A computed fold for an 89-nucleotide RNA from a Nitrospirota bacterium, annotated as c-di-GMP-I riboswitch aptamer. The organism belongs to Nitrospirota, within Bacteria. Model confidence (mean pLDDT): 86 of 100.

[in-house]
Order: sequence, then structure tokens, then C1' cells
RNA sequence: CAACGAUAAAGGCAAUCCUUCUUGAAAGAGGGGGAGCGCAAAGUUCUUGACCUAAGUCCACUUUUGGAUACGGUCGAAGAAAUGCCGAA
Repeated sequence: CAACGAUAAAGGCAAUCCUUCUUGAAAGAGGGGGAGCGCAAAGUUCUUGACCUAAGUCCACUUUUGGAUACGGUCGAAGAAAUGCCGAA
């Protein structure tokens, strides 16, 4: 240094639940407080896929409504790229 991943050490992220505020058409997202399932990339970017929503658009029906659809969103799904703490076996 690379690979690799410890009943190690210092940190990190944060499923889910409770509470509160902000924001959005919604799905959801962000912040504060408490608890903490788990994760060696459960950090970032790109791509793919799955799922959620339907403002807008289109179609149907015609008071009503219904259906389709992502340029919206989530992924602790996958692939690739670069970066990255520690140093046992």
C1' cells in the first nucleotide's frame, strides 16, 4: 500500500416508535427533544429497477366523479465510479 473485516478503539449513519415545529397538491422532505432495530460505506454521484403519490395533462362521464400518466418522491434494492476511519486475524 492492497485485499480483508475483529467480542478492538474513536467516531459516523439511523429502521421504527413517541413528541413538537416548518414545508408540499399529495406522496413525502427538513428541523428540535427522547428511545435506538441494525449498517464497514445503511456516505456521495450516475445508471437501472421496484414501490408511493397525481398538482398538471389526457380520456371517459357529464352537478358529482372515475381512469391513465412523473417532469414529484422513497429504497437499509442492484450495478458502476471516485472518495473514506481503524488496523487484529